[in-house]
RNA sequence: CGGGCUGUGGCGCAGUUGGUAGCGCGCACCUAUGGGGUGGGUGAGGCCGUGGGUUCAAGUCCCACCAGCCCGA
Numbered sequence: 001c002g003g004g005c006u007g008u009g010g011c012g013c014a015g016u017u018g019g020u021a022g023c024g025c026g027c028a029c030c031u032a033u034g035g036g037g038u039g040g041g042u043g044a045g046g047c048c049g050u051g052g053g054u055u056c057a058a059g060u061c062c063c064a065c066c067a068g069c070c071c072g073a
Stems, first nucleotide, its partner, number of pairs: 001072007010025004019056001027043006049065005
């Protein structure tokens, strides 16, 4: 310098053919128990790496850039 893959709550991941984001663990509260472990219920927490574009509408499509990993020169 060229190419590929990845980037989504605290952590690990899902998100098809564009239609305003979910699962597990964790966290807070409530509950069952004499208490703990454990089980059940409720809730908080992300605008999707950054910036732009297309579209009525973008995590999803397009462009540039950033970070990590890999391949080549």
Transfer RNA from a Candidatus Parcubacteria bacterium, 73 nucleotides, folded computationally. Rfam family: tRNA. By type it is a transfer RNA. The sequence was found in a public genome assembly.